[in-house]
Record summary:
RNAcentral holds the sequence, with entries from SILVA. This is a predicted structure of a 1447-nucleotide RNA (small-subunit ribosomal RNA) from Erythroxylum coriaceum.

RNA sequence: AGAGUUCAAUCCUAGCUCAUGAUGAACUCUGGCAGCAUGCUUAACACAUGCAAGUCGGACGGAAAAUGGUGUUUCCAGUGGUAAACGGGUGAGUGAUGCGUAAGAACCUACCUUUAGGAGGGGAACAAUAGCUAGGAACGGCUGUUAAUACCCCAUAGGCUGAGAAGUAAAAGGAGGAAUCUUCCCAAAGAGGGGCCCUCGUCUAAUUAGCUAGUUGGUGAGGCAAUAACUUACCAAGACGAUGAUCAAUAGCUGGUCCGAGAGGAUGAUCAAUAGCUGGUCCGAGAGCAGGCAGCAGUGGGGAAUUUUUUGCAAUGGACAAAACCCUAACAGAGCAAUAUCAUAUGGAGGUAGAAGGCUUACAGGUUGUGAACUUCUUUUCCCAGAGAGAAGCAAUGAUGGUAUCUAAGGAAUGAACAUUGGCUAACUCUGUGCUAGCAGCUGUGGUAAUGUAGAGGAUGCAGGCUUUAUCUAGAAUGAUUGAGCGUAAAGUGUCUGUAGGUGGCUUUUUAAGUCCACCAUCAAAUCCGAGGGCUCAACCCUGGACAGGCGGCAAAAAUUGCCAAAAUGGAGUAUGAUAGGGGCAGAAGGAAUUUUCAAUGGAGCGGCAAAAUGUGUAGAGAUUGGAAAGAACACCAAUGACGAAAUUGCUCUUCUGGGCCGACACUAACACUAAGAGAUGAAAGCUAGGGGAGCAAAUGAGAUUACAUACCCUAGUAGUCCUAGCUGUAAAUGAUGGAUGCUUGGCACUGUGCGUAUCAACCCGUGCAUUGUUGUAGCUAAUGCGUUAAGUAUCCCACCUAGGAGGUAUGUUUGCAACAAUAAAACUCAAAGGAAUUGACAAGUGCCCACAUAAACGGUGGAGCAUGUGGUUUAUUUCGAUGCAAAGUGAAGAACCUUACUAAGGCUUGACAUGCCGUAAAUCUUCUUGAAAGAGAGAGGUUCCUUUAGGAAUGUGGACCCAGGUAGUGCAUAGCUGUCGUCAACUCGUGCCAUAAGUUAUUUGGUUAAGUCCCGUAACGAGCACAACUCUUGUGUUUAGUUGCCACUGUUAAAUUUGGAACCCUAAGUAGACUGUUGGUGAUAAUCUGGAUGAAGGUGAGGAUGACGUCAAGUCAUCAUACCCCUUAUGCCUUGGAUGACACACAUGCUAUAAUGGCCAGGACAAAGGGUCAUGAUCUCUCGAGGAUGAGCUAACUCUGAAAACUCAUCCUUAAUUUAGAUUACAGGCUGUAACUCACCUACAUGAAUUCAGAAUUGCUAGUACUUGUCAGUUAGCCAUACGACAAUGAAUUCGUUCCCGGGCCUUGUACACAUCGCCCGUCACACUAUGGAAGCUAGCCAUGCCCAAAGUCGUUACCUUAACUGCAAGGAAGGGGAUGCCGAAGGCAAGGCUCGUGACUAGAGUGAAGUCAUAACAAGGUUGCCAUAAUGGAAGGUGCAGUUA
Repeated sequence: AGAGUUCAAUCCUAGCUCAUGAUGAACUCUGGCAGCAUGCUUAACACAUGCAAGUCGGACGGAAAAUGGUGUUUCCAGUGGUAAACGGGUGAGUGAUGCGUAAGAACCUACCUUUAGGAGGGGAACAAUAGCUAGGAACGGCUGUUAAUACCCCAUAGGCUGAGAAGUAAAAGGAGGAAUCUUCCCAAAGAGGGGCCCUCGUCUAAUUAGCUAGUUGGUGAGGCAAUAACUUACCAAGACGAUGAUCAAUAGCUGGUCCGAGAGGAUGAUCAAUAGCUGGUCCGAGAGCAGGCAGCAGUGGGGAAUUUUUUGCAAUGGACAAAACCCUAACAGAGCAAUAUCAUAUGGAGGUAGAAGGCUUACAGGUUGUGAACUUCUUUUCCCAGAGAGAAGCAAUGAUGGUAUCUAAGGAAUGAACAUUGGCUAACUCUGUGCUAGCAGCUGUGGUAAUGUAGAGGAUGCAGGCUUUAUCUAGAAUGAUUGAGCGUAAAGUGUCUGUAGGUGGCUUUUUAAGUCCACCAUCAAAUCCGAGGGCUCAACCCUGGACAGGCGGCAAAAAUUGCCAAAAUGGAGUAUGAUAGGGGCAGAAGGAAUUUUCAAUGGAGCGGCAAAAUGUGUAGAGAUUGGAAAGAACACCAAUGACGAAAUUGCUCUUCUGGGCCGACACUAACACUAAGAGAUGAAAGCUAGGGGAGCAAAUGAGAUUACAUACCCUAGUAGUCCUAGCUGUAAAUGAUGGAUGCUUGGCACUGUGCGUAUCAACCCGUGCAUUGUUGUAGCUAAUGCGUUAAGUAUCCCACCUAGGAGGUAUGUUUGCAACAAUAAAACUCAAAGGAAUUGACAAGUGCCCACAUAAACGGUGGAGCAUGUGGUUUAUUUCGAUGCAAAGUGAAGAACCUUACUAAGGCUUGACAUGCCGUAAAUCUUCUUGAAAGAGAGAGGUUCCUUUAGGAAUGUGGACCCAGGUAGUGCAUAGCUGUCGUCAACUCGUGCCAUAAGUUAUUUGGUUAAGUCCCGUAACGAGCACAACUCUUGUGUUUAGUUGCCACUGUUAAAUUUGGAACCCUAAGUAGACUGUUGGUGAUAAUCUGGAUGAAGGUGAGGAUGACGUCAAGUCAUCAUACCCCUUAUGCCUUGGAUGACACACAUGCUAUAAUGGCCAGGACAAAGGGUCAUGAUCUCUCGAGGAUGAGCUAACUCUGAAAACUCAUCCUUAAUUUAGAUUACAGGCUGUAACUCACCUACAUGAAUUCAGAAUUGCUAGUACUUGUCAGUUAGCCAUACGACAAUGAAUUCGUUCCCGGGCCUUGUACACAUCGCCCGUCACACUAUGGAAGCUAGCCAUGCCCAAAGUCGUUACCUUAACUGCAAGGAAGGGGAUGCCGAAGGCAAGGCUCGUGACUAGAGUGAAGUCAUAACAAGGUUGCCAUAAUGGAAGGUGCAGUUA
């Protein structure tokens, strides 16, 4: 100090998450030791047991006990004194009766200290004890006796009260032989402690705005230690509150503690300071009794969770006592717990055969790893034995403790875990699993090769701990004082006026409140910081110091802010002279148009639409002419224009009236700016009441469109739109930009008004102020953009924002007639939502261009029959693959067996095939039985080759094991090959420039081309792969070469048989030729295009091969190869038969036809290219024919091989399912082959089906092309070939053109798409789950009010009962007690309220959920631009009206 996460990628905004530190912590795994600290955060829940507050016999009487008695001593229940108000525990209550801080006056104070005095004289009782007695106990009752430092009276007083006279009012003794000691009383002081008042500070909520009745104050009285409404009688009506009263919720407060750079945030355990701690002082079920651990231990309970029923008063401190003592669960210690923190150990050195084992491997090795073993050394710790303090302490007293510590012996001995290992984040491999199990802080991971799951090995981190969980802080500048923002991301109120408040121009003076500075006092100690010191170090502890931002006091300063006073004119305003204007209110008048109506002319349609229909019209429309009425709106001018605070404002005239700007020159003298609350105004729609109603037009009716059409379109049409008086108070009320003031380069333009120049005048030109625009510098901005009218730079004030959704919703409150408006959440849910810009893709967006894409022309398919393929169905099996274009006469250039992968049956198991090992036999050949065959069984025959005589080679066979084998699976693990966009013209790179970046530029503009082909221009300059060219075939000439080909002569029954030739044809090698080279025109003097010449060929001559970067997880594991997985007496191998050829049907590709451009018969021409020795096959001969017999020739210009259509003659047929067409069927034959039934082909004879030109739709083709015609080859013997692949013969038509359809290329615009439109996405309905609201009510708690009853008790009243002290001779009195009674009064009861939690049949919307239903509203012009406000309306998204907005 940052990092991960939105996207195809980028920048920004914004949230979520992580890395740090901490804790009274808890959980999992693990655990040696010492010091020091800490240890019920939850039930202020209930508590067994023991202890925690006693002490004094030197205050008192005395029962009892001890000693044999006296005496004496000890002990003690009781009376009395003092303490128990401290100490210890806890955090319920308490938002101020508290705390912190700083001050104050009207007070009290035991023990202690100081000072000055005093303690005289009397008296009457009550406990204990004794007796009697009630009761189960606890607890008592009656009678009698008695002491005191207990109680009472009198006296006294430097006290108190009172003006004074005067009044009031205290005491106690004890110990000792004595000196003396001690105690007590009064008074005045002190110290310490306490009570009271008061300044400032001290949490959340306004969905708590009014609260208060002793309440606020006064007078009198009472009361208190003291002030005071503290209490009371009377009087007054005040007191508090937006600077937040009251109410509600939460909470002990502080020093401090944790985090943080700090500001600050969170917190209030331990320690310390402080305040509080049952309502009452008693109550209880039928009767009676006892108790109160939030003291120390401990128990139960609750909980994730918190210790021993320990030792001692030795120290410190406390109570009592004259004192010793005694008491002390305060305290000092020990025990338990890794709860925290600090220290320390588990060994040090050497040691490669790099051991074994583990893991891994490319099988060589690597790693674990100097790690271990092994050698040597040491002893902190451990064990054992001995000694044993010092200190706390001036003397006696030591629980801790035989502890710390010291010395000696022994021996590496007793001792390491936990988490992580995809990225953030240090550390990687193997195996299992297979969207399963699971992991996960965020992102995410797992669907057969998981560094992410589980295990293993290795590695990394930390270490007596480690990880996880919870909470706080930091990071988070995501609440911003330091230190954020508001055009488009969340965020400027619709606009204005103005109150409180905040802020405020210039000059001078006063003052000293703010401010600054010096000093004084204070802010407890501890803590923190720093220095020193003590425990071996450290933690820990001790002693000084420093700090302590605050509050208070007292001097000084006077710049600045404030206050007081005075002056000035620049801000602001007033007066004045002009001026522009749809500024406002009211009134009057006007013409055009529309509709209606009257009259006339006229006679068939009008109207409306993409096309129609509803509607209207012969009862006379529409059209035309004239008259009348009504309401609403004001053409042209009109603009980038004008006015207004905004909303808004447009014919003309008039009255009244607000504001602005300009000019000149007087006046006032800071009078200003902003603005919470408040007030005013506020489009459209809507509401109330009354008018008005022409046109338009929600709703609604009808007609169309449509799958539907609650819409878009058409025809009607009501509220409404208009006016008056009110209400409502909202809009995309927008410049999505609050108001005011100052400053900061420019250009151009508009409006208003001055000045200068000029002029007869109006312009023009220059210039000032104000207004409105545009382009742009600096600067700013995430970018887009803004830019003197700022989104720049500064100051002041206000409003508002803090992830998305839920939601501008619920609830509460306020306004409103209502509709609704304003204010305004939470649960729950998600990791994103969003802004700007980039590249693509797409668009029922724009522009340009191409292509048999359309158009034009010629022929087909789709209808028939058949052939072939596919789907489907069927089957024991119908093997498998290919499925839009880009599967379907495709793999298959050929399924009768074989092929063959399928099926049935019969067989084999190291195997049909390969390598290695052991044994045995040579092998081939051959006979018989059985069997469908494979095979099984039985024979016969034979004895190889080389040798060093061990053996080896070939072959057959038997055996055991490594293994063979698989057309089994995954083409979504792959290589290779292929299809497709597409022979489309594109796709990229280097350097440079631009941009924060993704990216851009180049590659775009203007021309041109088949082409990113070329030229010009240009922040680009170059280059690469494609294009083109090179290559093959073909078209022309020429050179060379002439056999088997060609030519000539001669000759033959016939045949190039012989001879000669190299000119032609032809063959096959080479070479030439075409390049816009030449010419006219065009164009930019370019590239190019166009016409012509020459030429066999002219603009790529024609046709092939050639296929960029990439796309489709396209196709193929069944060509082959290959990873993983699967089968191994079978998913392998052998054999026979069957199947792949099935058949209601659907589709695809073809063949043959439907005939006269023909069929049949006859005649007789012209090719090219291929094949051939297990072959091709001439000749001759037989057969109607397929074919048979014969077998010349050729290893090939010989043969297959006599092409067919065309053409000729003109014989027959004559428009008919025919002499068309040939399916189907019968019978007889032929060929191939072991084999022709399933299941081949061919021939002859006979048979003679559908089909008479083909619906919607769809396909091929631009010249030697289409159509038409035959020929050939390959493919295991034959062939299902009408196929596929080649070859030639004959030989057309059409292209105006690019509007439209399909596909493609380039530029540009839009986008909410990026899996890229087969995209994205909205709403209802149905289902499941979740949380929430409403709800008749029900339940509980809290708060305050009134009334009833009224305990204890204080204060009064009373004279019913009663009484030791004083008084009195007595009776009595005074005074007290009991009872009764009055006020207040807790608990309780009743009543009506307020607030809050919970629950509730039913109900409402919301959210979430791999594959539900209906539509398609939005994103492209989203197919009717979208959206905002409002109204009525519809299954739903939504559609429509009115005004607004452009996002």
Its mean pLDDT, the model's own confidence on a scale to 100, is 82. The source organism's lineage runs through Eukaryota, Streptophyta, Spermatophyta, rosids and Erythroxylum.